[in-house]
Transfer RNA from candidate division Kazan bacterium RBG_13_50_9, 72 nucleotides, folded computationally. Its Rfam family is "tRNA". Gene Ontology term of the family: triplet codon-amino acid adaptor activity. From the family's description: Transfer RNA (tRNA) molecules are approximately 80 nucleotides in length. Their secondary structure includes four short double-helical elements and three loops (D, anti-codon, and T loops). Further hydrogen bonds mediate the characteristic L-shaped molecular structure. tRNAs have two regions of fundamental functional importance: the anti-codon, which is responsible for specific mRNA codon recognition, and the 3' end, to which the tRNAs corresponding amino acid is attached (by aminoacyl-tRNA synthetases). tRNAs cope with the degeneracy of the genetic code in two manners: having more than one tRNA (with a specific anti-codon) for a particular amino acid; and 'wobble' base-pairing, i.e. permitting non-standard base-pairing at the 3rd anti-codon position. It was read from a public genome assembly. NCBI's taxonomy places the organism under Bacteria, Bacteria candidate phyla, candidate division Kazan-3B-28.
RNA sequence: GGGCCAGUAGCUCAGCGGCAGAGCAGCCCCCUCAUAAGGGGUUGGUCGUAGGUUCGAAUCCUACCUGGCCCA
Numbered sequence: 001g002g003g004c005c006a007g008u009a010g011c012u013c014a015g016c017g018g019c020a021g022a023g024c025a026g027c028c029c030c031c032u033c034a035u036a037a038g039g040g041g042u043u044g045g046u047c048g049u050a051g052g053u054u055c056g057a058a059u060c061c062u063a064c065c066u067g068g069c070c071c072a
Base pairs, nucleotide, nucleotide: 001071002070003069004068005067006066007065010024011023012022013021018055026042027041028040029039030038048064049063050062051061052060
């Protein structure tokens, strides 16, 4: 220098054009003499950045940033 993959909640990830979700973690409650486990509720997001396409973009296109792998 070239190619490919990934970037979404505090963490691990799903969602591939039409209301942004799950598990764990956090908070509150139930249960217990108490703790753990278990059960119920609840909080939490500029979807890496900037443009473009579209009635509508996390999703499609372009450039860039970060990380990983490969080639030279």